Molecule: Glycine riboswitch aptamer
Organism: Cloacibacillus sp. An23
RNA sequence: AUGAAGGCGGUAAGAGAGUCCCACUCUCCACUACGGGCGCCGAAGGGGCAAGGCCGGACAGGCUGAAACUCUCAGGCACAAGGAUUACCGUUGGACG
Numbered sequence: 001a002u003g004a005a006g007g008c009g010g011u012a013a014g015a016g017a018g019u020c021c022c023a024c025u026c027u028c029c030a031c032u033a034c035g036g037g038c039g040c041c042g043a044a045g046g047g048g049c050a051a052g053g054c055c056g057g058a059c060a061g062g063c064u065g066a067a068a069c070u071c072u073c074a075g076g077c078a079c080a081a082g083g084a085u086u087a088c089c090g091u092u093g094g095a096c097g
Base pairs, nucleotide, nucleotide: 006092007091008090009089010088011087012086013085018038020037021036022035039077040076041075045073046071047070048069052064053063054062055061
């Protein structure tokens, strides 16, 4: 200042998977929460590694190393909430000149 990446906030959009079973509670039924059981989901968060790079005289080996991939610890499986990500706005920031 004609202000990058990133951070924070707001608005809009935003997927997946059993409103499963038993028990408890309740006059009865259903729902919610809690307890137990089985089955699932990946897009809060978290964990893992490929190429490459570095170290090593070389080899061996070690370090580093991404994700929407992968694991499913956490979280989630009616609605709601949450939700990676995208767009816009505001603010912060100060790359660059």